This is a predicted structure of a 105-nucleotide RNA (SAM riboswitch aptamer (S box leader)). The coordinates come from a structure-prediction model, not an experiment, and the mean pLDDT is 84. Of the family's consensus pairs, 97% are formed in the model.
[in-house]
RNA sequence: GCUUUAUCAAGAGUGACCGAGGGAACAGGCCCUGUGACGUCCGGCAACCUGCUUUUUUGGCAAGGUGCUAAUUCCUGCGGACAAUUUUUGUCCGGGAGAUGAGGU
Numbered sequence: 001g002c003u004u005u006a007u008c009a010a011g012a013g014u015g016a017c018c019g020a021g022g023g024a025a026c027a028g029g030c031c032c033u034g035u036g037a038c039g040u041c042c043g044g045c046a047a048c049c050u051g052c053u054u055u056u057u058u059g060g061c062a063a064g065g066u067g068c069u070a071a072u073u074c075c076u077g078c079g080g081a082c083a084a085u086u087u088u089u090g091u092c093c094g095g096g097a098g099a100u101g102a103g104g105u
Stems, first nucleotide, its partner, number of pairs: 001105008013042001015041003021032003026077004043069003048065002050062004073097001078094007
């Protein structure tokens, strides 16, 4: 890199450093940000793998490997159903794309 599978509406800072953009990519929106974002460190959250335990699982505990720590994966993009104030908009379902874990190659 490709692929299989599970999850993606919850949760997590009055900290330190840094110093200009950031929210994956493209497009359109909408936001965050010198009252210091993003990033790094520390702290924290969670519990996929892992360890222990157990009535053997659909449970409990821990937190070693990851992960995460504005907004549903910030929203839309493709298809369908429904509704309305019907060149449009909204709701729901599915798909696509993406993220993370654990396998396979």